[in-house]
The RNA shown here (small-subunit ribosomal RNA) has 1495 nucleotides and comes from Hydrogenophaga sp. XJ-L58. Rfam family: Bacterial small subunit ribosomal RNA. Rfam links the family to the GO terms ribosome and structural constituent of ribosome. The source organism's lineage runs through Bacteria, Pseudomonadota, Betaproteobacteria, Burkholderiales and Hydrogenophaga.
RNA sequence: AGAGUUUGAUCCUGGCUCAGAUUGAACGCUGGCGGCAUGCUUUACACAUGCAAGUCGAACGGUAACAGGCCGCAAGGUGCUGACGAGUGGCGAACGGGUGAGUAAUGCAUCGGAACGUGCCCAGUCGUGGGGGAUAACGCAGCGAAAGCUGCGCUAAUACCGCAUACGAUCUGUGGAUGAAAGCGGGGGACCGUAAGGCCUCGCGCGAUUGGAGCGGCCGAUGUCAGAUUAGGUAGUUGGUGGGGUAAAGGCUCACCAAGCCAACGAUCUGUAGCUGGUCUGAGAGGACGACCAGCCACACUGGGACUGAGACACGGCCCAGACUCCUACGGGAGGCAGCAGUGGGGAAUUUUGGACAAUGGGCGCAAGCCUGAUCCAGCAAUGCCGCGUGCAGGAAGAAGGCCUUCGGGUUGUAAACUGCUUUUGUACGGAACGAAAAGGCUCUGGUUAAUACCUGGGGCUCAUGACGGUACCGUAAGAAUAAGCACCGGCUAACUACGUGCCAGCAGCCGCGGUAAUACGUAGGGUGCAAGCGUUAAUCGGAAUUACUGGGCGUAAAGCGUGCGCAGGCGGUUUUGUAAGACAGGCGUGAAAUCCCCGGGCUCAACCUGGGAAUUGCGCUUGUGACUGCAAGGCUGGAGUGCGGCAGAGGGGGAUGGAAUUCCGCGUGUAGCAGUGAAAUGCGUAGAUAUGCGGAGGAACACCGAUGGCGAAGGCAAUCCCCUGGGCCUGCACUGACGCUCAUGCACGAAAGCGUGGGGAGCAAACAGGAUUAGAUACCCUGGUAGUCCACGCCCUAAACGAUGUCAACUGGUUGUUGGGUCUCUUCUGACUCAGUAACGAAGCUAACGCGUGAAGUUGACCGCCUGGGGAGUACGGCCGCAAGGUUGAAACUCAAAGGAAUUGACGGGGACCCGCACAAGCGGUGGAUGAUGUGGUUUAAUUCGAUGCAACGCGUAGAACCUUACCAGCGUUUGACAUCCCGCGCUAUCACAAGAGAUUGUGAGUUCCCUUCGGGGACGCGGUGACAGGUGCUGCAUGGCUGUCGUCAGCUCGUGUCGUGAGAUGUUGGGUUAAGUCCCGCAACGAGCGCAACCCUCGUCCUUAGUUGCCAUCAUUGAGUUGGGCACUCUAAGGAAACCGCCGGUGAUAAGCCGGAGGAAGGUGGGGAUGACGUCAAGUCCUCAUGGCCCUUACACGCUGGGCUACACACGUGCUACAAUGGCGGUGACAGUGGGCAGCAAGCACGCGAGUGUGAGCUAAUCUCCAAAAGCCGUCUCAGUUCGGAUUGUUCUCUGCAACUCGAGAGCAUGAAGGCGGAAUCGCUAGUAAUCGCGGAUCAGCAUGCCGCGGUGAAUACGUUCCCAGGCCUUGUACACACCGCCCGUCACACCAUGGGAGUUGGGUUCACCCGAAGGCGUUGCGCUAACUCGCAAGAGAGGCAGGCGACCACGGUGGGCUUAGCGACUGGGGUGAAGUCGUAACAAGGUAACCA
Repeated sequence: AGAGUUUGAUCCUGGCUCAGAUUGAACGCUGGCGGCAUGCUUUACACAUGCAAGUCGAACGGUAACAGGCCGCAAGGUGCUGACGAGUGGCGAACGGGUGAGUAAUGCAUCGGAACGUGCCCAGUCGUGGGGGAUAACGCAGCGAAAGCUGCGCUAAUACCGCAUACGAUCUGUGGAUGAAAGCGGGGGACCGUAAGGCCUCGCGCGAUUGGAGCGGCCGAUGUCAGAUUAGGUAGUUGGUGGGGUAAAGGCUCACCAAGCCAACGAUCUGUAGCUGGUCUGAGAGGACGACCAGCCACACUGGGACUGAGACACGGCCCAGACUCCUACGGGAGGCAGCAGUGGGGAAUUUUGGACAAUGGGCGCAAGCCUGAUCCAGCAAUGCCGCGUGCAGGAAGAAGGCCUUCGGGUUGUAAACUGCUUUUGUACGGAACGAAAAGGCUCUGGUUAAUACCUGGGGCUCAUGACGGUACCGUAAGAAUAAGCACCGGCUAACUACGUGCCAGCAGCCGCGGUAAUACGUAGGGUGCAAGCGUUAAUCGGAAUUACUGGGCGUAAAGCGUGCGCAGGCGGUUUUGUAAGACAGGCGUGAAAUCCCCGGGCUCAACCUGGGAAUUGCGCUUGUGACUGCAAGGCUGGAGUGCGGCAGAGGGGGAUGGAAUUCCGCGUGUAGCAGUGAAAUGCGUAGAUAUGCGGAGGAACACCGAUGGCGAAGGCAAUCCCCUGGGCCUGCACUGACGCUCAUGCACGAAAGCGUGGGGAGCAAACAGGAUUAGAUACCCUGGUAGUCCACGCCCUAAACGAUGUCAACUGGUUGUUGGGUCUCUUCUGACUCAGUAACGAAGCUAACGCGUGAAGUUGACCGCCUGGGGAGUACGGCCGCAAGGUUGAAACUCAAAGGAAUUGACGGGGACCCGCACAAGCGGUGGAUGAUGUGGUUUAAUUCGAUGCAACGCGUAGAACCUUACCAGCGUUUGACAUCCCGCGCUAUCACAAGAGAUUGUGAGUUCCCUUCGGGGACGCGGUGACAGGUGCUGCAUGGCUGUCGUCAGCUCGUGUCGUGAGAUGUUGGGUUAAGUCCCGCAACGAGCGCAACCCUCGUCCUUAGUUGCCAUCAUUGAGUUGGGCACUCUAAGGAAACCGCCGGUGAUAAGCCGGAGGAAGGUGGGGAUGACGUCAAGUCCUCAUGGCCCUUACACGCUGGGCUACACACGUGCUACAAUGGCGGUGACAGUGGGCAGCAAGCACGCGAGUGUGAGCUAAUCUCCAAAAGCCGUCUCAGUUCGGAUUGUUCUCUGCAACUCGAGAGCAUGAAGGCGGAAUCGCUAGUAAUCGCGGAUCAGCAUGCCGCGGUGAAUACGUUCCCAGGCCUUGUACACACCGCCCGUCACACCAUGGGAGUUGGGUUCACCCGAAGGCGUUGCGCUAACUCGCAAGAGAGGCAGGCGACCACGGUGGGCUUAGCGACUGGGGUGAAGUCGUAACAAGGUAACCA
């Protein structure tokens, strides 16, 4: 620090996801040790049991228990001593410990403040005198189950109450008035006293008061979560005066008066939440959190209340109410773990009913000491962090085993075994701490004192005290001994193979894997990562610049309000002076400690602990400065505005007027149609339309001018004239003097449609009706037609309200057009300059690109609005507005991993331009109709083997199924096999004959040999046996190779370097010409090159040379005959050459390439034909040619045999034959070819047969012999008919091949003589030696050809042309397609599931208002009852005061009724989302077939 994921690919936008760190965690698998931390996040749910706050006898009366003493003979007595239960009294219990329910401010953090309190502590001052009356305990009696209570009686105090005194203190009218106290202990010389003691002294205590420290109470400022779908809140409310109250200010409270106070800088309300130091993360800024530790706050079963006290409205106190639990004798009582342990419950989840006060700290005490679940320790838990270990070295026959394998090997792997060594940890034994020094005792020395005493400070010596714990640590012994797992291995992301499975089982964080060869599932081997842990889940931050302060955006990706005016707010020209709020600088205070960071120190290291520093970015106070901002005052003119002078304009409102046109009405002329469409029909018209002439009515809109012209803020504005009126521009001068810019809320305007009321209504025209179209057509088209469109007034307030671009200001190269004004040059024409608009192109720059570019989307500033993935949804609910329609504000659940922008390459278009092809057209001949042949489908069958299926399957694989072929079926047989290799044994063969059988096969007999030899044997061959193996036309052509088809013999397909582009890519290859051609030329940021095209190859056409046998014969001779002699001239044969190149001429073109015409030539513009098939496409075809991976069968899916089938037959299709006749049939006839074949062969000739053929057989291994007759041709005849056409079918007799023609061959003779008279829709071939037509040959083959492959004979017609159909090429355009239009995709309906809105209602919670009730409590009041201290009084008694009671106001709980709000459920219902496949249409994407879209 980034990465994956939208696409065919690219760039961008944008979301989702991952890698990191972290946690009070939990779960799964696993688990050796130690140190240091941490451990109910959930039910502030309920709690059994034990403990958590006591202490003081030096305050008191005392003596229940224990110990000791004294008295006593003993029983016993005695508080005498140490001590001490209960009690009185003092102090503490308000600390410490827990929890986070409540609380959004009565809280907390930071910084300040004034009107306060304060036990214990410190310092100071002054006191501590003298009296009194009670009461617990205790005793006696009684009640009660208990808790507990009552009566009578005794007693003490540092308990209680007066009196005296009053330095301070408080009050005050300044004269004065008021108000205190307590004693206890140690020691002791003189003196006094019978004694106790007084007295003195020291210590502790007590009272009053001043000050301090620390602590606490109160007030202020600033900061402190979310929601505006919470906008107004408030009645003690805000302030004042006066009472009251408090420790203290204050509406804290009360009476009266005033009407304030808070709030858009967010009051009130609602939800959520303890706050902070800090913790986690992050580069930081931030974001999230607030466990442990520390500070503050709040709470203690729920609610209320006060008492005591220095302090509480009190966790282990009290009273009341409520809920719950427990005890009960039913009458009554008791309780509060959110203290430490522990239990139940809840939960994914959180420990021991442990030890000790040894240390630290707290309470009480003079002290010893006691108490202390605070605390220190131990236990449990891998919960976290840190450290250590599970051994080290050697060891290759690279062992065995496992796994993989190309079978060679590789890997596990120096790993193990084995040898040597070490001993951390653990085990056993032994030693053994730090934490502990105060205090106490002895002694020395100060203080105090009358004192050597007591008390107290300091020094020395001595002694006691350890829960942890016999723990840390140290030593000794034996012994590799006691100790490794978890996750992952497709990419991100380090790490790969085999088997199993077969869209199943499963995986998955995202993308995505799995449908028979899965590195993605499961297992194994191997590997990678981390390691006593490893993974998963949850959660936070990061990455995410994905809320952007640092640090984002808004033309088209999400995003500029439809437009303006404008209050608050924000920002603001220039200059001077002052000020000092902001700002800057210095100083001071504070910013707790801990934490983080730096430097040190201590545990063997580390974690951890610890000393010092830095930091704590903040706040406050203070001093200074005066540049900048603010504030105040005074100037200026440049911003802004006003006046004077001009100018243009569909700017707005009102009124008046005008002509053209449509329609209607009247009259006339006139006659049969008009109108409408792709074509029609509905419609109008003989009752007279349309057309035409004249006149009239009425409404709406204003042709030409007219223009990327003008005006307006936008919406918008168009005949002419008049009235009223807003704004703008220009020029110069004068004036005001910052008056400015922007603008949340607000106000105004705001197309069309729509609404209300009243008018108006010609044309047009939703709805509606009819006619067409169509599968349908609730549409497009046509004929009609109502709202509406128009006017007035009032609403509505939205548009793709768009420049998809907020307003204002400044700055930054240019060119061209145009509108309005001005200046200069000027006589005009022009030209130059300038301001304000409006358009086109473009520099820099910007942008993802497209594009923008002085009118910015450039460079900056000010202010406002808006955005944060797609869908759900601009929907729901709520509020506001509206008559309604609806508008505005505006979510969530759920769901997806994309949605999107721009550009690129293709493909496609019922887009465009150009070009080409027997593509159309022009022609010729066919197919489709008939019979039969053949192939296919279908059907049938035991089987009708299999494959090929649009073009590009269908006379195809098959160049030839009677058996064989043959793969299919039935039956009969064989099992190492019909075939290959290896091993063992025996043997020789081969071959022939006979028998059984349908045959395969079996049996018997004859037969005895082949080759080599080193004589042992070996080889070939046969038989038998064994197991490895053979065998498979079984499956997969979608696992493959090879081969082939097709687009297409179409002209295309690419590369290198360079250049352009962020990039995919482009350029080249496009353009202008030209060509059969990406063929060539020219131009050009391209220059070259490759595969294709062409040429090179074969063949035909002309000539030459060479060579003449089997070929040929002109000349000479000869014959029946080139038969023979002779010859090689010619033909021909077969080898090599020549020839053709737009080369020459003319024209044209650009002086090019080329094209047109001509000459010459056998041939002329690739001369004809063939072979040759670029990159690629179709998962095209073939596993049944062959080869081959995988799978499957192995007495069978293999092999053999006989017979059958592939030849079936209501039917449908393809391809060819023959015909339908006279361009013909038949008969006759010594016209003329070429390619080819031949020894298991071709066969002449001769003979026989009507013929197929048969018999015989010369010749020929072929330019020699032979197949071999060529046929169309020519002559004659027939004369339009189902025929002298046509030949199917059938009968019969034969021939040939073959082991065999029944299923199932071909042919011949005679007889028979079917359909058929040129073929519907549709469709095929062909452009010249071609079509058409005529015959001939060959392969296969025993036989079988209308098929196939070849050969020659005769031999045409037509092409104007490219509009259309089909196919193709190039360029361009649109695209939402990329599996690429056989694409994509929308909505209803049906089904399933999910979340959600409405909903009669119903069940809870919260809050508020009104009323009722009124516990405890303090306050106020009263003074019936009772009453020790004080006062008066001799006393009785009275009084003050007190207690209980009564009454009153306040008030918790509770009750009744209403409002608001929130949550759950809810019959039914609305839309939404998702889903493999479904139904109906085809709305969108191409001109998407009616351009699309917005309101």